The RNA shown here (transfer RNA) has 73 nucleotides and comes from a Candidatus Pacearchaeota archaeon. Rfam family: tRNA. Rfam classes the family as a transfer RNA. Model confidence (mean pLDDT): 81 of 100. NCBI's taxonomy places the organism under Archaea, Nanobdellati, Candidatus Pacearchaeota. The RNAcentral record of the sequence draws on ENA.

RNA sequence: GCCCCCUUCGUCUAGCGGCCAAGGAUACAGCCCUUUCGAGGCUGUGACGCGAGUUCGAAUCUCGCAGGGGGCA
Numbered sequence: 001g002c003c004c005c006c007u008u009c010g011u012c013u014a015g016c017g018g019c020c021a022a023g024g025a026u027a028c029a030g031c032c033c034u035u036u037c038g039a040g041g042c043u044g045u046g047a048c049g050c051g052a053g054u055u056c057g058a059a060u061c062u063c064g065c066a067g068g069g070g071g072c073a
Stems, first nucleotide, its partner, number of pairs: 001072007010026004018056001028044005049065005
């Protein structure tokens, strides 16, 4: 230098153009329960890497940039 793949709550992950206020698990906070802790139950907090485009509508499709991984030279 060229090619391919990936990037979503603190962490792991679901999503395949509309049904979604982006769901679940875990973590954290509060409450219930318990003599206390733990376990269990309920509630809350919290995310689409950045920019542009396509479309009536984009986490999802396209392009560029950034970061990470792999292959070739």